[in-house]
The RNA shown here (c-di-GMP-I riboswitch aptamer) has 80 nucleotides and comes from a Fimbriimonadia bacterium.
RNA sequence: GGCAGAAAAAGGCAAACCUGCGGUGACGUAGGGACGCAAAGCCAAGGGUCUGAAAUCAUUUCAGAUAGCCGGUUACCUGU
Repeated sequence: GGCAGAAAAAGGCAAACCUGCGGUGACGUAGGGACGCAAAGCCAAGGGUCUGAAAUCAUUUCAGAUAGCCGGUUACCUGU
């Protein structure tokens, strides 16, 4: 450095749900909470899904959201 793994060790994150705040909304954020995660770290100029608006006659365009959907990229430990 590549590949593999999460048994060990050190740790980390935090679903659903509840409350406050923001947003037309998807959703975000703070606190509580813990379903789970070997990348549940980061990336929205790839794909998918979701929301709003407009046009259309069945599909399209624009704006937005989602990374814990796929994907890209970086990385602790151990084995090889």
The organism belongs to Fimbriimonadia, within Bacteria.
Rfam family: c-di-GMP-I riboswitch aptamer. Rfam's curators write: GEMM was predicted in a large-scale screen for bacterial structured RNA regulatory elements.
The prediction has a mean pLDDT of 85.